[in-house]
Context: one part of a larger RNA
RNA sequence: GACGAACGCUGGCGGCACGCCUAACACAUGCAAGUCGAACGGAGAUAAAGACUUCGGUUUUUAUCUUAGUGGCGGACGGGUGAGUAACACGUGAGCAACCUGCCUCUGAGAGAGGGAUAGCUUCUGGAAACGGAUGGUAAUACCUCAUAAUAUAGCGGUACCGCAUGAUACUGCUAUCAAAGAUUUAUCGCUCAGAGAUGGGCUCGCGUCUGAUUAGCUAGAUGGUGAGGUAACGGCUCACCAUGGCGACGAUCAGUAGCCGGACUGAGAGGUUGAACGGCCACAUUGGGACUGAGACACGGCCCAGACUCCUACGGGAGGCAGCAGUGGGGAAUAUUGCACAAUGGGCGCAAGCCUGAUGCAGCGAUGCCGCGUGGAGGAAGAAGGUUUUCGGAUUGUAAACUCCUGUCUUAAGGGACGAUAAUGACGGUACCUUAGGAGGAAGCUCCGGCUAACUACGUGCCAGCAGCCGCGGUAAUACGUAGGGAGCGAGCGUUGUCC
Numbered sequence: 001g002a003c004g005a006a007c008g009c010u011g012g013c014g015g016c017a018c019g020c021c022u023a024a025c026a027c028a029u030g031c032a033a034g035u036c037g038a039a040c041g042g043a044g045a046u047a048a049a050g051a052c053u054u055c056g057g058u059u060u061u062u063a064u065c066u067u068a069g070u071g072g073c074g075g076a077c078g079g080g081u082g083a084g085u086a087a088c089a090c091g092u093g094a095g096c097a098a099c100c101u102g103c104c105u106c107u108g109a110g111a112g113a114g115g116g117a118u119a120g121c122u123u124c125u126g127g128a129a130a131c132g133g134a135u136g137g138u139a140a141u142a143c144c145u146c147a148u149a150a151u152a153u154a155g156c157g158g159u160a161c162c163g164c165a166u167g168a169u170a171c172u173g174c175u176a177u178c179a180a181a182g183a184u185u186u187a188u189c190g191c192u193c194a195g196a197g198a199u200g201g202g203c204u205c206g207c208g209u210c211u212g213a214u215u216a217g218c219u220a221g222a223u224g225g226u227g228a229g230g231u232a233a234c235g236g237c238u239c240a241c242c243a244u245g246g247c248g249a250c251g252a253u254c255a256g257u258a259g260c261c262g263g264a265c266u267g268a269g270a271g272g273u274u275g276a277a278c279g280g281c282c283a284c285a286u287u288g289g290g291a292c293u294g295a296g297a298c299a300c301g302g303c304c305c306a307g308a309c310u311c312c313u314a315c316g317g318g319a320g321g322c323a324g325c326a327g328u329g330g331g332g333a334a335u336a337u338u339g340c341a342c343a344a345u346g347g348g349c350g351c352a353a354g355c356c357u358g359a360u361g362c363a364g365c366g367a368u369g370c371c372g373c374g375u376g377g378a379g380g381a382a383g384a385a386g387g388u389u390u391u392c393g394g395a396u397u398g399u400a401a402a403c404u405c406c407u408g409u410c411u412u413a414a415g416g417g418a419c420g421a422u423a424a425u426g427a428c429g430g431u432a433c434c435u436u437a438g439g440a441g442g443a444a445g446c447u448c449c450g451g452c453u454a455a456c457u458a459c460g461u462g463c464c465a466g467c468a469g470c471c472g473c474g475g476u477a478a479u480a481c482g483u484a485g486g487g488a489g490c491g492a493g494c495g496u497u498g499u500c501c
Base pairs, nucleotide, nucleotide: 001500002499003498005497006496007495008494009493012373013372014371015370016369017368018366019365020331025329026328027327029326030325031324034073035072036071039070040069042067043066044065045064046063047062048061049060050059051058052057080284081283082282089209090208091207092206093205094204095203096202099201100200104197105196106195107194108193109192110191112146113145114144115143121136123134124133125132126131152177153176154175155174156173157172158171159170160169162167182189183188210256211255212254217247218246219245222244223243224242225241226240227239228238229237259281260280261279262278263274264273265272266271286307287306288305289304290303309320310319311318312317337363339362340361341360345359346357347356348355349354376406377405378404379403386397387396388395389394410442411438412437413436414435415434416433420428445490446489447488448487449486450471451470452469456485457484458483459482460481466473467472
């Protein structure tokens, strides 16, 4: 000098930031991911008209609204945490002639003909519940078949040209294979195939990345080859066979510690330390394992299995996962509200209106930090009283106070009242700010005073009580302990402790 700090004393206001560093301990409760009726068939409600009527109502059509279910898109983003990881995890620079990419943009083609189911629903039924089972019938942008088809894919060829190699690119011939879906009402939104782009990802490599040799040898899918499988893709990624390799004092292996970086702190720099907040990447989601769906996950608020724990139970069986936002217990020196709003920015869905959004925007709490302001200004000597001290003359507190004249930052009260919002829409918020009025009224402490180090006397104590960062003070005149007066420093803070330079 710095801090995500804590503790002690003290505490007026505002702005901007920051706020579980410990138990990746366990969690009550609420909320945090939905949306689309312009994909679909129903069900319910309301209204109007028609028919019937026992005047209760029933039924048909139309319109509007609500929606459990099927279906589509999104739940792989956003948000949290740092347990693991010494590794292509990260940083940086390259490569992929070995790859994928929903939504978006551009371009070229196309959308023809059919079919069978199933949920919802009805009826029956099992179970305490969670949740099922059977029957009947039904729709679709759900599912399936056929047609058409190339610049796609696969096989067999030809020509040209390029590359460090495997090889790539362009043109071209033949054969084979593969597609689609409609909605609403006149304008669109969708659907299928192909090519290009953009974006996002995957893989490979060079270099860099803590400590220990009181860890010296390690390794059988291990190193390589052939073939096959698998993957979006290369590859021992996996498998069969074959060979015996591969790594290591330029530190393998083992053990310990640790998320990495942009940055931050310090320092003249070199360097050292660090990785809170903000931004990028990675990993994880009660512990371990697994796959499914999907463009994308081996998926925090999805599924299955096993373990531990908690809860419900009719004992047969079931339910759960805050390292999301609040909040609770616990641990701890220590860290906040079970708040408001989608008004803005952004995201998901939707043609849209809109709905959802604890992302986000705000408010609350905390001197936790940084910055700013105030606690009054000018005059005022009888140098008042009081205090302290004294050589008793005085000195000092001290222009300090009183007193006089002012001012109104903050404050209090009243009135007006935003920007942020392009037409509408403001949580913040009657906030910021402005005007008027009132009155010095409501606002100063903390540490230190032997030297280092700015600041001294009196009394008490008497190696006691105590102080102390180092040197050291205290045993009867203590500027070093305690109190008082005075002084020095900083100031809404001041000291102490801890850590780094």

RNAcentral holds the full RNA, with entries from ENA, Greengenes and SILVA. Small-subunit ribosomal RNA, 5' domain from an uncultured bacterium, 501 nucleotides, folded computationally. Its mean pLDDT, the model's own confidence on a scale to 100, is 85. Its Rfam family is "Bacterial small subunit ribosomal RNA".